[in-house]
RNA sequence: GGGCCUGUAGCUCAGCUGGUUAGAGCACUCGACUCAUAAUCGAUAGGUCCACGGUUCAAGUCCGUGCAGGCCCA
Numbered sequence: 001g002g003g004c005c006u007g008u009a010g011c012u013c014a015g016c017u018g019g020u021u022a023g024a025g026c027a028c029u030c031g032a033c034u035c036a037u038a039a040u041c042g043a044u045a046g047g048u049c050c051a052c053g054g055u056u057c058a059a060g061u062c063c064g065u066g067c068a069g070g071c072c073c074a
Base pairs, nucleotide, nucleotide: 001073002072003071004070005069006068007067010026011025012024013023019057029043030042031041032040050066051065052064053063054062
């Protein structure tokens, strides 16, 4: 330098053929249970969907450019 993949909650990841409310598990917080702790159960909270621009009635999803990380080739 070229090609490909990834970027969504604190962490690990889903999210279909664009469709109106963006989710799960774990963790945190609160409560239940217990002599107590762990485990278990219930509930709450938690998001500029990497950035900017474009297409569209509507974008996490499609297009362009850039950024960050990874793999391969040279």